Two RNAs folded together computationally: RNase P RNA and transfer RNA, 437 nucleotides in total.
RNA sequence: CGAGUUCGCCGGGCGAUCGCGGCAGGUGUCCACGAGGCACCGUCGAGGAAGGUCCGGACUCCACAGGGCAGGGUGCUGGGUAACGCCCAGGCGGGGUGACCCGACGGAAAGUGCAACAGAGAGCAGACCGCCGAUGGCCGCAAGGCACAGGCAAGGGUGAAACGGUGAGGUAAGAGCUCACCAGCGUCCCGGGCGACCGGGAUGGCUCUGCAAACCCCACCCGGAGCAAGGUCAGACAGGGACGCCGGCGGCCCGCCGAUCGAGUCCCGGGUAGACCGCAACGAGGUCGACAGCAAUGUCGGCCCCAGAUGGAUGAUCGCCCCGCUUACGAGCGGACAGAAUCCGGCCUACAGGCGGACUCGCACC
RNA sequence: GCGGGCGUCGUUCAAAGGCAGGACCUCAGAUUUCCAUUCUGACGAUGCCGGUUCGAUUCCGGUCGCCCGCU
Repeated sequence: CGAGUUCGCCGGGCGAUCGCGGCAGGUGUCCACGAGGCACCGUCGAGGAAGGUCCGGACUCCACAGGGCAGGGUGCUGGGUAACGCCCAGGCGGGGUGACCCGACGGAAAGUGCAACAGAGAGCAGACCGCCGAUGGCCGCAAGGCACAGGCAAGGGUGAAACGGUGAGGUAAGAGCUCACCAGCGUCCCGGGCGACCGGGAUGGCUCUGCAAACCCCACCCGGAGCAAGGUCAGACAGGGACGCCGGCGGCCCGCCGAUCGAGUCCCGGGUAGACCGCAACGAGGUCGACAGCAAUGUCGGCCCCAGAUGGAUGAUCGCCCCGCUUACGAGCGGACAGAAUCCGGCCUACAGGCGGACUCGCACC
Repeated sequence: GCGGGCGUCGUUCAAAGGCAGGACCUCAGAUUUCCAUUCUGACGAUGCCGGUUCGAUUCCGGUCGCCCGCU
């Protein structure tokens, strides 16, 4: 200099004017006095994803949720956390020259199932081409021939996948048939590690296909519903009929609780479709520092208070600056994705442009 | 705001791990003097991106779009 990997951060700034929403902050004023109305001042007012609603919790109600079955989810190990399908560290496997990246990564020698087409044969497999034909058969006096019985699985061929690999012995030809080495598997032992696992040794049968994001087995986790949860106040009305003995949100059984002629479900008819709380000022909060830890994260201390509506506020204009493009050098144009709605922790997805740290490879030079 | 379901030729339905098929439509040919009917043939699709698998419309994840229900 070029190419690349990874971690973290920002995502317009300042000023002026006008406008919008919140405030149990202040002052003034009005009054039907109420946590009231209005005006002014003060103060606060979108995001890294506020998004998708894919997970996990808080909170609320139903037994402050119990037992079993069914159902669903997760799946290497250790740690973090309120919890998780998230995060960190490590192991193993795969990819990359490398920094580094990716992995639903338990079990296929429990059982069931599937493996289309092609191919001889696809699951305790098989013989199309091929090799042999020692032995038996036929022919021949014989040497030998035939390829009939039969033997074989080395080579060819098919396929995503064909029942270990290399070499030697062996044989009619061959084959773990035998042997040596190698790979893999099971069992046992030793050493290291909390563990996943790693290193080494002995031994065994000779090799035992793949798929569990197929059923299934094993281990662990999960009660259900959701702020339209749920509660308070105000206001309105007119009941009637059917079912039938139960109701307590979702599947069943048990159990528990409440009812036991009062409730329930459905239909017809009638009424109301308002206000407030939940809900926004104390939180799994933010920020700065120290300490523990490889890290995720935790502990302690100081400081700060930080959006909140109910047709839904968070905006507009001007000036200067910043970045990019164009330029007739006067200037002009553009600055993404997107916008809270009960609240948090994650994941995923969208995103103009910019900044910083660490590292790798290639080339050149010292 | 919350919950549930579905995406396959132009349209409407199948296939449920193994060559994506049927009907209507469109186009061409035959039949007819011509048209219709009828017959024959052709064109034409798994919303998109990944993963599992030898192999995905099907199984899994993400994303986009559509539909339904709840006061």
It holds a member of the Rfam family "Bacterial RNase P class A". It is annotated as a ribozyme.